A computed fold for a 385-nucleotide part of an RNA from Moraxella bovoculi, annotated as large-subunit ribosomal RNA, domain III. Lineage of the source: Bacteria > Pseudomonadota > Moraxellales > Moraxellaceae > Moraxella. The prediction has a mean pLDDT of 82. The RNAcentral record of the full RNA draws on ENA.
Context: one part of a larger RNA
RNA sequence: GAGUAACGACAAAACGGGUGAAAAGCCCGUUCGCCGGAAGACCAAGGGUUCCAGUCCAACGUUAAUCGGGGCUGGGUGAGUCGACCCCUAAGGCGAGGCCGAAAGGCGUAGUCGAUGGGAAAUCGGUUAAUAUUCCGAUACUUGUUUAUGAUGCGAUGGAGGGACGGAGAAGGUUAUGUCAGCCUGGCGUUGGUUGUCCAGGUGGAAGGAUGUAGGUAGGUUUAGUAGGCAAAUCCGCUAGACUAUUACUGAGAUCUGAUAGCAAGCCAGUUUACUGGCGAAGUGGCAAAUACCCUGCUUCCAGGAAAAGCUUCUAAGCGAUAGUCAUAAACAAAUCGUACCCGAAACCGACACAGGUGGUCAGGUAGAGAAUACCAAGGCGCUU
Numbered sequence: 001g002a003g004u005a006a007c008g009a010c011a012a013a014a015c016g017g018g019u020g021a022a023a024a025g026c027c028c029g030u031u032c033g034c035c036g037g038a039a040g041a042c043c044a045a046g047g048g049u050u051c052c053a054g055u056c057c058a059a060c061g062u063u064a065a066u067c068g069g070g071g072c073u074g075g076g077u078g079a080g081u082c083g084a085c086c087c088c089u090a091a092g093g094c095g096a097g098g099c100c101g102a103a104a105g106g107c108g109u110a111g112u113c114g115a116u117g118g119g120a121a122a123u124c125g126g127u128u129a130a131u132a133u134u135c136c137g138a139u140a141c142u143u144g145u146u147u148a149u150g151a152u153g154c155g156a157u158g159g160a161g162g163g164a165c166g167g168a169g170a171a172g173g174u175u176a177u178g179u180c181a182g183c184c185u186g187g188c189g190u191u192g193g194u195u196g197u198c199c200a201g202g203u204g205g206a207a208g209g210a211u212g213u214a215g216g217u218a219g220g221u222u223u224a225g226u227a228g229g230c231a232a233a234u235c236c237g238c239u240a241g242a243c244u245a246u247u248a249c250u251g252a253g254a255u256c257u258g259a260u261a262g263c264a265a266g267c268c269a270g271u272u273u274a275c276u277g278g279c280g281a282a283g284u285g286g287c288a289a290a291u292a293c294c295c296u297g298c299u300u301c302c303a304g305g306a307a308a309a310g311c312u313u314c315u316a317a318g319c320g321a322u323a324g325u326c327a328u329a330a331a332c333a334a335a336u337c338g339u340a341c342c343c344g345a346a347a348c349c350g351a352c353a354c355a356g357g358u359g360g361u362c363a364g365g366u367a368g369a370g371a372a373u374a375c376c377a378a379g380g381c382g383c384u385u
Base pairs, nucleotide, nucleotide: 013031014030015029016028017027018026032382033381034380035379040362041361042360043359046342047341050340051075052074053073054072055071056070060068061067080141081140082338083337084336086119087118088117092113093112094111098107099106100105122139123138124137125136126135142334143333144332145331146330147329148328149327150326151325152324153319154318158314159313160312161311166301167300168299169298172294173293174292177288178287179286180285181284182203183202184201185200186199187198188196208257209256210255215250216249217248218247219244220243221242222241223240224239225238226237228236229235263283266279267278268277269276270275302305348357349356364376365375366374367373
């Protein structure tokens, strides 16, 4: 220079009360404004206690601060079913032997790792200051071990099936959800009217079990033979014959049950004025409707769209009644790790409480073709002078 520039999106504040030494900024309340395919909610990654409570205000916060993602103290993350671990493999890595190479090492078989993929099983309600598909209540489900009873050909690292898959397009059936009516509860106007065709709010209900629908796909069962499936096979494939038509498989949703429970507006009581405890109504129908489900379907196209295991079945070696397998029942087991909190952000990546960047999920109302746009709901904010 200068008490100058600046104080980081022009979404916006005002008032009353409280606390306090002190309040524009903290807390409570009443208005106002902003977002609402987000500036709301939930995950993954990443972060690593930032979460919650009490207390403090030096420093940090672009101002003050009683406040804080700041300091200090204490508390908080509960799982057979969520995810990981586990079983399986992809690209790729490593690689016994092996091949190659002055050395180091390179390649690679059998194998062994490796998810971003495949593989068993849980929902609703309640609860904390802070966790909940984890605790509690209710109602379920899965896998394994052992035992018992009954039946009985079991057996794999091998064979076969299955798992098992692309793009685009179209139609139908549904549901989430919404809306209208009905029903239930409350209200009746401090300003002219408002007992009415009035106003406000509520009207929710899961997994699982039973049934097997709209639809989709395929013919199905059985007998005999059999050069194939590296051996075998009753399995698969192939060939021949017989019988049979609504048959088999699949399949959303609806319906019944779950559900005489719990939830629920409101009312009553207590009362620290913010909660706690108790009681607890209606809980139906029509219409609309998805990008969700049926659908890994159907139609069509060429660029022709993973693998392996779990699973089903077949036998080989072998074993065969104290074995093994199947069915039913009971008991037991299901370990370990993650779980707080942020997550279009003041907590991640950007040196900052930085107008930047960041994968996925949810998707209400009115107008609209619409996830555009405008205004709103739930919810969240007014961006720290």